Description:
The RNA shown here (transfer RNA) has 72 nucleotides and comes from a Candidatus Parcubacteria bacterium. The sequence is in RNAcentral, with records from ENA. Lineage of the source: Bacteria > Bacteria candidate phyla > Candidatus Parcubacteria. The same sequence occurs in records of 2 taxa. Rfam family: tRNA. Its family is annotated with triplet codon-amino acid adaptor activity in the Gene Ontology.
RNA sequence: GGCGGUGUAGCUCAGCGGUAGAGCAGUGGCAUCAUAAGCCAUGGGUCGGGGGUUCGAAUCCCUCCACCGCUA
Numbered sequence: 001g002g003c004g005g006u007g008u009a010g011c012u013c014a015g016c017g018g019u020a021g022a023g024c025a026g027u028g029g030c031a032u033c034a035u036a037a038g039c040c041a042u043g044g045g046u047c048g049g050g051g052g053u054u055c056g057a058a059u060c061c062c063u064c065c066a067c068c069g070c071u072a
Base pairs, nucleotide, nucleotide: 001071002070003069004068005067006066007065010024011023012022013021018055026042027041028040029039030038048064049063050062051061052060
């Protein structure tokens, strides 16, 4: 240089055109002599940046950035 993959909550990941979710973590509560485990409730997101298509984009297209892999 060429090709491909990944980027979404603090972390690990789902979601593949129609309201952004789960688990863990966090916070509050229940329970306990107390702690852990357990149970209930709950906060947290410019979906890597920019542009385009569409009535509507995390999702499709273009471009840029970061990381990973293959290849010369």